[in-house]
A computed fold for a 264-nucleotide RNA from a Pseudomonadota bacterium, annotated as Bacterial large signal recognition particle RNA. Lineage of the source: Bacteria > Pseudomonadati > Pseudomonadota. The RNAcentral record of the sequence draws on ENA. Rfam family: Bacterial large signal recognition particle RNA. It is annotated as a non-coding RNA gene. Its mean pLDDT, the model's own confidence on a scale to 100, is 78.

């Protein structure tokens, strides 16, 4: 040095969660790195920390240890950003209400604004007229008798001259029925560029009369120890992406270490 045969040990690792705490099954990342049994209202253990049973490799590219980079989840964070939810309402905008009369319009010497006279709408009363009913008047119809009138025939009294009740018919007329332009009466009313009187004078419409220059608040702008609603804002939460911080950390890298027993 070099071969052959065992041994320590290796046959994946991490993260979070659960555990008194350690490891497994389960979730999650990484990566392919035995095999059976047991194991989530859990299984087995006790800092020597899966537990029983087999197998395969084996002193080194395969173990151990340190550093280094780094997937990857987790804790925090008086940081920034975005999102949503819930309280505030002082200050910024914003809407409304008010006040005001600067700007801007509008109206006004074809007369604004005040003042004064009148009259209309209003109300009550009378009266007119019209509409609507209603009754009279008026026409026409209409009584076999129990309405009139006239009374052919016929009865009827008379010796006779006559005289007398009277049906039909004819005229008329009551109750009734029918119509009615006009005419009369009576009732009525959301009747009517109507007339008289009284009443009213808020509001609105009109005519005159003096005076003689402003009115108006539509819209901006200004003022509010008024309001609404709350976008900015302040605040509490609860997510989200980032950024510091902290440990933990796969799989890569690079350094170091580390057995025994035989032959040559």
């Nucleotide at each position: 040095u070099c071969g052959u045969g065992c041994u320590a040990g290796a046959c994946g690792g991490g993260g979070a969660a659960c555990u008194a705490g350690c490891g497994g099954u389960g979730c999650c990342c990484u990566g392919u790195a035995c095999c059976c049994g047991c194991g989530a209202u859990c299984c087995g253990c006790u800092a020597u920390a899966g537990c029983g049973g087999g197998g395969u490799c084996g002193a080194a590219u395969u173990c151990c240890c340190u550093c280094c980079c780094g997937a990857g989840g987790u804790c925090u964070u008086g940081c920034g950003c975005c999102u949503u939810c819930g309280g505030g309402g002082g200050c910024u905008g914003u809407c409304g209400c008010g006040g005001c009369g600067g700007g801007c319009g509008g109206c006004g010497u074809u007369g604004a604004g005040g003042a004064c006279c009148g009259g209309g709408u209003c109300c009550u009363g009378c009266g007119c007229g019209g509409c609507g009913g209603a009754g009279g008047c008026c026409c026409g119809u209409g009584a076999a008798c129990c309405c009139c009138g006239c009374c052919a025939g016929g009865u009827c009294c008379g010796a006779g001259a006559g005289g007398a009740a009277g049906c039909a018919a004819c005229g008329g007329u009551a109750a009734g029925c029918g119509g009615u332009u006009c005419c009369c009466u009576c009732c009525g009313g959301g009747u009517g560029c109507c007339g008289c009187a009284g009443g009213g004078u808020u509001g609105c419409c009109u005519g005159g009369u003096c005076u003689g220059a402003g009115c108006u608040a539509g819209c901006c702008a200004c003022c509010g120890a008024c309001g609404a609603a709350a976008a900015g804002c302040c605040u509490g939460g609860a997510g989200g992406c980032g950024g510091g911080g902290a440990a933990c950390g796969a799989c890569g890298g690079a350094g170091g270490g580390u057995g025994c027993a035989c032959g040559a």